About this RNA: A computed fold for a 72-nucleotide RNA from Streptomyces hyaluromycini, annotated as transfer RNA. Rfam family: tRNA. Rfam's curators write: Transfer RNA (tRNA) molecules are approximately 80 nucleotides in length. It was read from a public genome assembly. The source organism's lineage runs through Bacteria, Bacillati, Actinomycetota, Actinomycetes and Streptomyces.

């Protein structure tokens, strides 16, 4: 330099046009002498940045940034 995949909650990841979810973790309460486990509830977030398409973009397109892999 070329190709390719990925970037979403604290972590691991779903969601691929109709306005964002799960598991684990965190917090509160219940239970317990207490802790753990269990039960109920709550909060998770500029969806990597910018621009474009669209009535509407986390998703589609372009570009840039970061990371991984392959080729040179």
């Nucleotide at each position: 330099g070329g190709g390719u995949g990925c970037g979403u909650a604290g972590c691991u990841c779903a969601g691929g046009g109709g306005u964002a979810g799960a598991g684990c973790g965190g917090c509160u309460g219940c239970c317990u002498u207490a802790c753990a486990a269990g039960c109920a509830g709550c909060a998770u977030g500029u969806c990597g940045g910018c621009g474009g398409u669209u009535c509407g973009a986390a998703a589609c397109c372009g570009u840039c940034c970061g990371c991984g892999c392959c080729c040179a």